Bacterial RNase P class A from Promineifilaceae bacterium (SeqCode), 409 nucleotides, folded computationally. Its Rfam family is "Bacterial RNase P class A". Rfam classes the family as a ribozyme. RNAcentral holds the sequence, with entries from ENA. Its mean pLDDT, the model's own confidence on a scale to 100, is 78. It is recorded under the gene name rnpB. The organism belongs to Promineifilaceae (SeqCode), within Bacteria. Of the family's consensus pairs, 93% are formed in the model.

RNA sequence: CAAGUUGGCCGGGCGAUCGCGGCUCUUUAUGGGCUGAGGAAAGUCCGCACUCCACCGAGCAUGGUGCCGGCUAACCGCCGGGCGGGGUGACCCGACGGCAAGUGCAACAGAGAGGAGAUCCCCUCAGGGCGUAUGCCUUGGGGUGAGGGUGAAACGGUGGUGUAAGAGACCACCGGCGGCGGCAGUAAUGGCGCCGGCCAGGCAAACCCCACCAGGAGCAAGGCCAAGCAGAAUGGAUUGGCGCCGGCUUGCCGGUGCCACCGGGGCUGCUCGUCCCGUCUGACAUUCGGGUAGGCUGCACGAGGGCGGCAGUAAUGUCGCUCCCAGAUGGAUGAUCGCCACCGCGCUGAUCCGGUCGUUGACCGCGGCCAGCGCGGAACAGAAUGCGGCUUAUAGGCUGACUUGGUAC
Numbered sequence: 001c002a003a004g005u006u007g008g009c010c011g012g013g014c015g016a017u018c019g020c021g022g023c024u025c026u027u028u029a030u031g032g033g034c035u036g037a038g039g040a041a042a043g044u045c046c047g048c049a050c051u052c053c054a055c056c057g058a059g060c061a062u063g064g065u066g067c068c069g070g071c072u073a074a075c076c077g078c079c080g081g082g083c084g085g086g087g088u089g090a091c092c093c094g095a096c097g098g099c100a101a102g103u104g105c106a107a108c109a110g111a112g113a114g115g116a117g118a119u120c121c122c123c124u125c126a127g128g129g130c131g132u133a134u135g136c137c138u139u140g141g142g143g144u145g146a147g148g149g150u151g152a153a154a155c156g157g158u159g160g161u162g163u164a165a166g167a168g169a170c171c172a173c174c175g176g177c178g179g180c181g182g183c184a185g186u187a188a189u190g191g192c193g194c195c196g197g198c199c200a201g202g203c204a205a206a207c208c209c210c211a212c213c214a215g216g217a218g219c220a221a222g223g224c225c226a227a228g229c230a231g232a233a234u235g236g237a238u239u240g241g242c243g244c245c246g247g248c249u250u251g252c253c254g255g256u257g258c259c260a261c262c263g264g265g266g267c268u269g270c271u272c273g274u275c276c277c278g279u280c281u282g283a284c285a286u287u288c289g290g291g292u293a294g295g296c297u298g299c300a301c302g303a304g305g306g307c308g309g310c311a312g313u314a315a316u317g318u319c320g321c322u323c324c325c326a327g328a329u330g331g332a333u334g335a336u337c338g339c340c341a342c343c344g345c346g347c348u349g350a351u352c353c354g355g356u357c358g359u360u361g362a363c364c365g366c367g368g369c370c371a372g373c374g375c376g377g378a379a380c381a382g383a384a385u386g387c388g389g390c391u392u393a394u395a396g397g398c399u400g401a402c403u404u405g406g407u408a409c
Base pairs, nucleotide, nucleotide: 001405002404003403004402005401006400007399008398009397010396012340013339014338015337016336017335018334020036021035022034023033024032025031026029038380042391043390045389046388047387048386049385050218051217052216053215062214063213064212065211066210067081068080069079070078071077082096083094084093085092086091097209098208102207103206104203105202120147121145122143123142124141125140126139127138128137129136130135156174157173158172159171160170161169175199177196178195179194180193181192183190184189222297223296224295225294231288232287233286234285235284239260240259241258242257243256244255245254246253247252248251262278263277264276265275266274267273304323305322306321307320308319309318310317311316342377343376344375345374346373347372348371349370351368352367353365354364355363356362357361
């Protein structure tokens, strides 16, 4: 210098005006002050806190998790390690217990897909044909699985013995498997020695087996207050006059309208006034239980943020100091402008480089760099009980560590 790997961080800044949510102050109104999204607020995929319901304990079912150790409130999380796979490497990926318990599955191709299989091929026996021939052709029976061929996968590999041809049939070595022993390690595991039988295929994100974990629903959880309507209990207002209608016992009864009186409600705290309602089928008042609308709460001091020390490889823990940091509910967090910073393009100027003319300057350039001006751009996305994770989206930029290759000293 180039190409890469892997962590961490930022996600424009300041100000003005108008507007919105929250809190607060006062001189209470066109008022002042403070404050107002994120690294993912997203998906709602895990795990908790919190709340209500259920619950002696245990088991079954169902679901989840699945190498080992550690961390954590907990985890399908994180850290460290082991093993397997990929990469020259930094590094990345892995649901990574069990298929020598049982059951099941395997497209296409292929003879055969699991204690399998014989198409071609190889060997042998018998028959037939041709031929001088130990040869060739053909039919049938048998042996074998070494060779060809199919497939993702065909029942270890190499060499030899053996055989008619062959085969773990046998032997040596290698690979893999099982058992035993001891070594290192907390463990997963690694490596060593001996023995065994010759070999045990793949799939459990197939049923299943083993071990461990899990009660259900969720802030529209839950708690408090409580209009109106309906319900229950208690209290609750002398009547008189006039008119009309009906009845008859002819001056009484019943109904109805108006007025006065009485009781109550609204305007209104009181008086007056006015409007309205009312006699047991009762206005209205008081009280009560449940509870709708609605309001308050849960709900913003928390497994909290920042800085530093200590312990630990780390995740993380602990101690000290310091900070208070949205709280809407038809759901606020926006708009406009100015300056600065960033990116892109264009123009102008200066300078460097290169070229042409040929001389102390002119001109040219898809050129480099600097300055000024103008125009444009600036991601993904937005809280709703809270917290820890995971996953997904993200313009542009900053930065740490490391790897490979090249060059110069």